[in-house]
Molecule: small-subunit ribosomal RNA
Organism: metagenome
């Protein structure tokens, strides 16, 4: 020090959220010792027991009892008297307001600081000074008596004091009255000094010695001083303005009372005092040293130590005293619990343990006065739940341990991997070793100081002495802890590890199970079958007697920004002016010294924190020193700067006089255009209105024209990023009032400024209110349109209203989304109002205001802004702190009211949001392609049939494929087989593969029963190779074992391979530039192109994959080759035919070559690319057709083409066989075929093609001839094929019939006979004949190809194949029409724009 998280990405604003530290905790899991520390934050609720304050007999009076000794008595139990020792309980004086707990109330002079008491007290204690004389009267205790359960109470009687009370005495003291003095000044109850008056004291006790007497304690009155208090003041430190006013004892005056100032109280008397520099009020709280956390500056806190305050069941309330208004004292009332004879009484744990109740929660009814300290006592000595200690809680902080060392075969297990092997892991075990700690067993400090007393020394003083007293030394009892720490032996690795994480932020990961379930989750988020996120193991990572989660606080957060933050668009400028209060304020001279700045001083308790040094084995802890503390407060200094004060200036401000522009405000008059009525004129069937229409008007005369007239409201043109005003805003003209502004000179005042909370005034439209006025226009509203509706958009009509007058309202996207002055920091360049210069003009120059553009610096997240700044400074207001909730709800408060000002919470979400950016998209824009439309042929959609699907049926009707991009698709060919589907019968190492082991010896062939058939059973015949055999190998069989098997599951785990977009012109990198970046540039512009094609220009310069071209084919043509092709020229020869010799010119086949390139020419064009024409040419502007498919896109298709992860099956989801099904049929669809006729059907004759195929061990292709009407059959030539077959091409020509008709059309369906394939044509093949003759006469809405040898038509061939073609794949033969064009509809390329996608 940061880090996740809006986005497809980015900046950037902005919240959540995390990582740290800390803790009087608490929960969860686990838990070895020890030291130190800490322990009811809730309920100031209640409390049962015990204890926590007493002591003094050297202050009083009196003493129950008890020991001794002595006499007496005696009932022998004992009794009484005296002496002496010891003395409980009560009593009556004297001290004991501490210590200890709590934190409720307190916003306060309660605290902290710093001061002040010239307004004040102070008991004990120090010091110093003076006195202590002589009297009284009581009264508890106690004795008698009475009430009462009790607590307790009352009446007689008698007593004592250091209780009480009067008198003497007054250095002093205090007060009253006058008088001097000092404290630097004032004021002042104080000091000091002396004079009068006046007042008020006291108590004894013990030691000694004794005849006075001394010593201690004490008591009485004075001064000082310490200690402690009490009162004042100045500064400090919460929240809430949605609390804005409070006050009658209230402010002040004169007097009293108090220890003392004061309305503190009370009499009278004056009528003040307090607040926006936040009064009263509400809320919430003890306060500080300090802790915590932070780099500080803050920001939270006030446990435990320490100060100080306040309380003591709740409220009151004085009294004793020096000190209380008194925690364990009193009275009073009130709640509560207790006791009770019901008449009355008794009690306060916020003191220690404890208990109860509350709570996530917080302890023993411990043990000591051995130490420290404290009451009382002359002392011993008592007390003391202060305190020392110990017990319990891992609540905290520190220390330590749980073993070291060797130990690879890298053991088992364990997990992971197909397997090799990883790995846990030197980690276990062994083996050597050590004992902290444990266990037992001995030993064993420090804390104790010294008192009484004893004893030596010395000393001071008074006295006659003695005791006593001071000092110093030796001696001298006393341990709670505690079986203390600690040391020592002894035994023996022995007792002693968890806890959270392992997706990212964060360090550390695989496997299984689970299947949006379970569940995890601090945010982001994980889980929907291959979860590193959930469970659990394995490993690891992290801390360790702990480890984690909750909560809390600070930090991170510059996320309230003093240090340190913003408001154009992200929250956030007030709608605008004026202006009181506040702030802040121009040159310049001199004071002054409040800020300020420098010295000194005094606090700032201790404890803490920091440095150093020291004890406890370290450290936690704890002791010593030392430093330092922003603060206040006292004092010297200094004047530069800001304040005050006084004098000056003119430069900011601001009057004045001489000019100016201007829709700037109110009044008041006048004017024309125009719609609208309203009267005549003229005129007829229509007019309005709309996309189209209808309501609406019109023949009772409209609309239209004309001429008069009345009414309102609003001012074309000029007109303008032109002008004025603060902002709203403000437009016919002309009068009259009247604000503000500019510009040049001069005089003039002399800082008179600038901001602005509050306030005050203006403030568009609407809207209120009272009264006018109303033409056009128009919210509501009515009707008619439009629609799925249409409460709207259009339409016809219309009320509020708009318009005036007075008065409210007071809000807007009131915007430049930009408060308002001042200074300043490049420039170009309109416009609009003045000066000056120029000659008095024109351009042009210079200046000052004011309006706009463009732009450098510079700012900014970007976009932008940029002298009109969003730049750099100052001033002064105002506003903002995350989305929604919500400008709501309540309070208040303005308004007649609508409604405005002000202005929240609960809850909820992880974001809500700027700017840009790349894409996509848009019933945006631009250019511009394609059978995309449009201009044409001709289908489909209707029929019947023939196919695929969907549905529906089924035992099964197997499976996929489904917008374009499935549906005559996978199928190039389901009668069995295929088949994957069903029913039914079998097999289980398996139909198929490799391998081991044991067994047997065959296998192939054949026959026999059996059975639907696989299969079973049985017979017969039988093989090779190695060895001399015994044996071993190949094969097979049959048994076990690894394993096979799966078209079972997931194309969303994959791979390969397709499909579309699309033959669209795209797609991208390098380097380099430009952006903070995403990302732009390039690829864009200008031409052109089929084309990101070229060419041009350019912060681009290249380059890649795609275009094109290279490849085949096809049209020309040369050379070469010439058979099975070919005949031109010779010869033969036929009924005929290249048939034959012969020959390689043609055709024609095949290789290799020409050819075409915008190459010429002419024009556009920018001198270019490149277009148009043209000419040669077979071919002309990529000739025509194929192959070729960029970077992606559709979790597009296929796990059944074929690999394949994984999961699932195993006498079955595998295999085998029979049969059956993919072929069903009420329906719907899609793609063909045949037709519907005369551009034709039928019959006969007749002509001209290409592509291709054809017998491997048995299945080809099949001629001639012959039978059948025919399918075909019989025959078999010839052909492994430019030689032989297929083989007939058909349209088409040429003749004849049909004559518009459901037909000589049509051919469906049906019945009969039949051929061929083929084990087999029943489910379910094709043809053939013969009869049968359905439907349909051109086909709604809609929609499909096709731009030339093309559509249309017409036959041929192939592939699959025993056979089965309307289907697919090829092939020739005839052979059109149209394209004006790019608005529209689809689909696309480029540009640009919009976006909450």
């Nucleotide at each position: 020090a940061g880090a996740g998280u809006u986005u497809g990405a980015u900046c950037c604003u902005g919240g959540c959220u995390c990582a740290g530290a800390a803790c009087g905790a608490a929960c969860g899991c686990u838990g070895g010792c020890g030291g130190c520390g800490c322990g009811u934050a809730u309920u100031a609720a209640g409390c049962a027991u015990g204890c926590a304050a007493g002591u003094c007999g050297a202050a009083c009076g009196g003493g129950a009892g008890u020991g001794a000794g002595g006499c007496c008595c005696u009932u022998c139990g004992g009794g009484g008297c005296u002496u002496u020792a010891c003395g409980a309980g009560a009593g009556u004086g004297g001290c004991a307001a501490c210590g200890g707990g709590u934190g409720a109330g307190u916003a306060a002079c309660a605290c902290g600081u710093a001061g002040g008491u010239g307004a004040u007290c102070u008991g004990c204690c120090c010091u110093u000074g003076g006195g202590u004389g002589g009297g009284g009267a009581a009264u508890a205790g106690c004795c008698c008596a009475u009430g009462g359960a009790a607590a307790c109470a009352u009446g007689g009687g008698g007593u004592a004091a250091u209780a009480c009370c009067g008198c003497a005495u007054g250095a002093g003291g205090u007060c009253u009255u006058g008088g001097g003095g000092a404290c630097a000044u004032a004021a002042g109850a104080g000091c000091c000094u002396g004079a009068a008056g006046a007042u008020a004291a006291a108590a004894g006790g013990a030691g000694c010695a004794a005849u006075u007497g001394u010593u201690c304690c004490g008591c009485c009155u004075g001064g000082g001083g310490a200690u402690g208090a009490g009162c004042c003041u100045g500064c400090g430190g919460u929240c809430c303005a949605u609390u804005a006013g409070c006050u009658a004892g209230u402010u002040g005056g004169u007097g009293u009372g108090u220890a003392a100032g004061a309305g503190c109280g009370c009499a009278c008397c004056a009528a003040g005092g307090c607040g926006a520099c936040g009064a009263u009020g509400g809320a919430u709280g003890g306060c500080c040293g300090g802790c915590c956390u932070g780099a500080g500056a803050g920001g939270g806190u006030g446990a435990a130590c320490g100060g100080c305050c306040a309380c003591a069941c709740u409220g009151g309330g004085a009294c004793c005293g020096a000190g209380a208004c008194a925690c364990g004292g009193c009275c009073c009332a009130g709640a509560c619990u207790c006791c009770u004879a019901c008449g009355g009484g008794a009690g306060g744990c916020a003191g220690c343990a404890g208990c109860u109740a509350a709570g996530a929660a917080u302890c023993u009814u411990c043990c000591g006065c051995a130490a420290u300290g404290g009451g009382g006592g002359a002392a011993a000595c008592c007390c003391u739940g202060a305190c020392g200690g110990a017990g319990c809680g891992a609540c905290g902080c520190c220390g330590c341990g749980u073993g070291g060392g060797c130990g690879a075969a890298g053991a088992a297990g364990g997990c992971c991997g197909c397997a090799a092997g990883g790995u846990u892991g030197u980690a276990a075990a062994g083996c050597c070793c050590u004992u902290u700690u444990c266990u037992u067993g001995a030993c064993g400090a420090a804390g104790a100081a010294u008192a009484a007393g004893g004893u030596g020394a010395g000393g001071a003083g008074u006295g006659g002495a003695a005791c006593g007293c001071c000092u110093c030394g030796c001696u001298g009892a006393u341990g709670a802890c505690g079986u203390u720490a600690g040391u020592c032996g002894a035994g023996g690795a022995a007792c002693a590890a968890g806890c959270c994480c392992c997706g990212g932020c964060c360090a550390a990961u695989u496997a299984c199970g689970u299947g949006c379930c379970a569940g995890c989750a601090g945010c982001c988020g994980c889980g929907g079958u291959a979860a590193c996120a959930c469970g659990u193991a394995u490993g690891g990572g992290g801390c360790a007697a702990g480890c984690g989660u909750u909560g809390u606080u600070c930090g991170g957060a510059a996320u309230u920004a003093c240090u340190g933050g913003g408001c154009g668009u992200a929250a956030a400028g007030g709608g605008u002016g004026c202006g009181c209060a506040g702030g802040c304020g121009g040159c310049u001279c001199a004071g002054c010294a409040a800020g300020c700045u420098u010295g000194g001083u005094g606090u700032u308790a201790a404890a803490u924190a920091c440095c150093c040094c020291g004890g406890c084995c370290c450290a936690a802890c704890c002791g010593g020193g030392g430093a330092g503390a922003u603060g206040c407060g006292c004092u010297g200094g200094g004047a530069a700067c800001u304040g005050c004060u006084g004098g000056g200036c003119u430069g900011g401000a601001g009057u004045u006089c001489a000019g100016g522009a201007g829709g700037g405000g109110a009044a008041g008059c006048u004017g024309g255009a125009a719609c609208u009525c309203c009267u005549g004129g003229u005129g007829u069937a229509g007019g309005g209105g709309u996309g189209a229409a209808a309501u609406c008007u019109g023949u009772a005369g409209a609309g239209a024209u004309c001429a008069g007239g009345a009414a309102g409201a609003a001012c074309a043109c000029c007109g303008g990023u032109g002008g004025c005003g603060a902002a709203g805003g403000c437009g016919a003209g002309c009068u009259u009032c009247u604000g503000g502004c500019c510009a040049u000179g001069g005089a003039c005042u002399g800082a008179c400024g600038c901001u602005g909370a509050g306030g005050c005034a203006c403030g568009a439209a609407a809207g209120c209110g009272u009264g006018g006025g109303g033409a056009g226009c128009g919210a509501a509203c009515a009707g008619g349109a439009u629609u799925a509706g249409a409460u709207a958009c259009c339409c016809u009509g219309g009320u509020a209203g708009u318009c005036c007058a007075c008065g409210c309202c007071g809000u807007a996207a009131a915007c430049g989304a930009u408060g308002u002055g001042c200074a300043c920091u490049a420039g170009g360049u309109g416009u609009u109002g003045g000066g000056g210069c120029g000659a008095u003009g024109a351009a042009g120059c210079c200046u000052c205001g004011g309006u706009g553009c463009c732009g450098u610096a510079g700012c900014g997240a970007a976009c932008g802004u940029g002298u009109u700044a969003g730049g750099u400074g100052c001033a002064c207001c105002g506003c903002c702190u995350g989305g929604g909730g919500a400008g709501u709800a309540u309070g208040c408060u303005c308004g007649c009211a609508a409604g405005g000002g002000u202005g929240a919470a609960a809850c909820u979400c992880a974001a809500a949001g700027g700017a840009a950016u790349u894409g996509a998209c848009g019933g945006g824009g631009g250019c511009c392609c394609g059978c995309a439309c449009a201009a044409g042929c001709g289908g489909u959609g209707g029929a019947g049939c023939a196919u695929g699907u969907g549905g529906u049926u089924u035992a099964a009707u197997u499976c996929g494929a489904u917008g374009a991009u499935a549906c005559g698709c996978g199928a190039g060919g389901a009668a069995c087989c295929u088949u994957a589907c069903c029913a039914g019968g079998g097999c289980u190492u398996g139909a198929c593969a490799u391998g081991u082991g044991c067994a047997u010896g065959g296998c192939a062939g054949u026959c026999u029963g059996u059975g639907a058939g696989a299969g079973c059973a049985g017979g017969c015949u039988u093989u090779c190779c190695c060895g001399c055999a015994a044996g071993g190998g190949a094969c097979g069989u049959g048994c076990a074992c690894a394993c096979a098997g799966g078209u079972g599951c997931u194309g969303c785990a994959u791979g390969g391979c397709u499909g579309u977009c699309g033959u669209c012109a795209g797609c991208u990198c390098g380097u380099g530039u430009c952006g903070u970046g995403a990302g732009a540039u390039g690829u864009u512009g200008g031409g052109u192109u089929a084309a990101g094609u070229c060419c041009c220009g350019c912060a681009a310069c290249g380059a890649g994959c795609g275009c094109a071209a290279c490849c085949c084919u096809u049209a020309c043509u040369g050379u070469c080759u010439g058979u099975u092709g070919c005949c031109a020229u010779c010869a033969g020869g036929u009924u005929a035919a290249g048939c034959u010799g012969g020959g390689c010119a043609c055709u024609c086949g095949g290789a290799c070559g020409g050819a075409a390139c915008u190459g010429c020419c002419g024009g556009u064009g920018a001198c270019a690319a490149a277009c148009c024409g043209g000419a040669g040419g077979a071919a002309g502007g990529u000739g025509g057709g194929g192959a070729u498919g960029a970077c992606g896109u559709c979790a597009a298709g296929u796990c059944a083409c074929c690999a394949u992860g994984g999961c699932c099956c195993u006498u079955a989801u595998g295999u085998c066989c029979u049969g059956g099904g993919c072929u069903a049929c009420a329906c719907a669809c899609g793609u063909g075929c045949u037709a519907c006729a005369a551009u034709g059907g039928c019959c006969g004759g007749u002509a001209c093609a290409g592509c291709g195929c054809g017998c491997u061990a048995a299945a080809g292709c099949g001629a001639a001839a012959c039978g059948g009407u025919g399918a075909c059959g019989u025959g078999g030539a010839g052909c492994g094929a430019a030689u032989c077959g297929c083989g007939a091409a058909a349209a088409g020509c040429c003749g004849g019939u049909c004559u518009c008709a459901g037909u000589u059309c049509g051919g469906a369906u049906u019945g009969g006979a039949g051929u061929c394939u083929g084990a087999a044509a029943c489910u379910c093949g094709a043809c053939u004949c013969c009869a049968u003759g359905a439907a349909g006469g051109u086909g709604g809405a809609a929609u499909c190809g096709c731009u030339a040898g093309u559509a249309a038509u017409c036959g041929c061939g192939c592939a699959u194949c025993a056979g089965c073609a309307u289907g697919g794949c090829g092939c020739g033969g005839u052979g059109a029409a149209u394209a004006c064009g790019u608005u529209c509809c689809c689909g696309g390329g480029c540009c640009u724009u919009g976006u909450a996608c």